The RNA shown here (c-di-GMP-I riboswitch aptamer) has 75 nucleotides and comes from Desulfobacterales bacterium CG23_combo_of_CG06-09_8_20_14_all_51_8. It was read from a public genome assembly, where an Rfam model found it. Rfam family: c-di-GMP-I riboswitch aptamer. Its family is annotated with cyclic-di-GMP binding in the Gene Ontology. Taxonomically the source falls in Desulfobacterales (Bacteria, Pseudomonadati, Thermodesulfobacteriota, Desulfobacteria).
[in-house]
RNA sequence: AGAAGCUAAAGCCAAAUCCGCUGCGAGGCGGAGACGGAAAGCCACGGGUCUCAAGAAGACAGCCGGGUUGCCUGA
Numbered sequence: 001a002g003a004a005g006c007u008a009a010a011g012c013c014a015a016a017u018c019c020g021c022u023g024c025g026a027g028g029c030g031g032a033g034a035c036g037g038a039a040a041g042c043c044a045c046g047g048g049u050c051u052c053a054a055g056a057a058g059a060c061a062g063c064c065g066g067g068u069u070g071c072c073u074g075a
Stems, first nucleotide, its partner, number of pairs: 004073002012037002017032006035062001041068003045065003048060004052055001
C1' cells in the first nucleotide's frame, strides 16, 4: 500500500415501543430501549417511497445505486 470482512479486540451507531419538545404533515431533536448494522458516518446526484397548506414546497442516507471521509483485522 491493500482485495476482502471468517475470527478476535477496542470502541461506535441504534429499529420497534414508551416519554418529552417540535412540525399542518411525512418527519426531526432529546431521554429510556435494543431489532439490527463494517460505514446504520456524511451528501437528496440517479431511481424509489412518503407528506402537505400543492409549489421555484418538503421528508426518508436503517429502500437501492452513486459520491466522499473513516476504525479494526488482513489474502